Description:
Model confidence (mean pLDDT): 83 of 100. The RNA shown here (transfer RNA) has 74 nucleotides and comes from a Longimicrobiaceae bacterium. Its Rfam family is "tRNA". The family's RNA type in Rfam is transfer RNA.
């Protein structure tokens, strides 16, 4: 340097244009229980969807450049 994949909550990861108010797991908080902790149940914050532009009445999702990471390849 070419190609192609990934980039979504503190962490893992779904979604592939409108029904979404971004879905579930860890994890955190608060209650219940327990002398207490932990389980186990309930309930609740948290995500400007890597950055900038376009295109659409609408965009995490399409197009462009860029950044970061990976695999191939020369």
């Nucleotide at each position: 340097g070419g190609u192609c994949c990934g980039g979504u909550a503190g962490c893992c990861c779904a979604g592939c244009g409108g029904c979404c108010g971004a879905a579930g797991g860890c994890g955190c908080c608060u209650g219940u229980c327990u002398c207490a902790c932990a389980c186990a149940c309930a309930g609740g914050a948290g995500a400007u969807c890597g950055g900038a532009g376009g295109u659409u009445c609408g965009a995490a999702u399409c197009c462009u450049c860029c950044c970061c990471g990976g695999a191939c390849u020369a």